[in-house]
A computed fold for a 79-nucleotide RNA from an uncultured Nitrospirota bacterium, annotated as c-di-GMP-I riboswitch aptamer. Its mean pLDDT, the model's own confidence on a scale to 100, is 88. Of the family's consensus pairs, 95% are formed in the model. It matches the Rfam family "c-di-GMP-I riboswitch aptamer". From the family's description: GEMM was predicted in a large-scale screen for bacterial structured RNA regulatory elements. The sequence was found by an Rfam model in a public genome assembly.
RNA sequence: UCUCGAUAAAGGCAAACCCAUCGUGAGGUGGGGACGCAAAGCCACGGGUCAGAAAAAUUCUGAUAGCCGGGUUACCGAA
Repeated sequence: UCUCGAUAAAGGCAAACCCAUCGUGAGGUGGGGACGCAAAGCCACGGGUCAGAAAAAUUCUGAUAGCCGGGUUACCGAA
């Protein structure tokens, strides 16, 4: 350095739900709150799922990174 992930150490993030707010909607943002997470940091590239619109029954637009794969960056150092 790469791989890997411990009854280690220091920490980190924050599901459902509630309140406020934005959005046609999926859903997002802020606060509270913790189900969990070794990338639950970031990226919509591929697939899936969800929402909206439309003349073709298929197409387009958007969302989801905590659905899977992939790309990229990163704390610690037992086996």